RNA sequence: UGGGGGAUAGUUUAAUGGUAGAACAACCGGCUCUGACCCGGUUAGUCUAGGUUCGAAUCCUGGUCCCCCAGCCA
Numbered sequence: 001u002g003g004g005g006g007a008u009a010g011u012u013u014a015a016u017g018g019u020a021g022a023a024c025a026a027c028c029g030g031c032u033c034u035g036a037c038c039c040g041g042u043u044a045g046u047c048u049a050g051g052u053u054c055g056a057a058u059c060c061u062g063g064u065c066c067c068c069c070a071g072c073c074a
Base pairs, nucleotide, nucleotide: 001070002069003068004067005066006065007064010024011023012022013021018054026042027041028040029039030038047063048062049061050060051059
């Protein structure tokens, strides 16, 4: 420098252009003599700036960061 892939909750991971979900974690409560297990609940998220669209996590463009491949220099 070129090509490809990726970025969603604290972590991991879903989501045909049509209500952003799950598990774990955290917190609250129940259960218990206490704790663990178990049960119920709460908090919390689409990397960023634009565009397309009635409607964008999803499509298009720019940017940032991470991974892989190739190349150049040393």

RNAcentral holds the sequence, with entries from ENA and MGnify. Predicted 3D model of a 74-nucleotide RNA (transfer RNA) from Reyranella sp. Taxonomically the source falls in Reyranella (Bacteria, Pseudomonadati, Hyphomicrobiales, Reyranellaceae). Its Rfam family is "tRNA". The family's RNA type in Rfam is transfer RNA.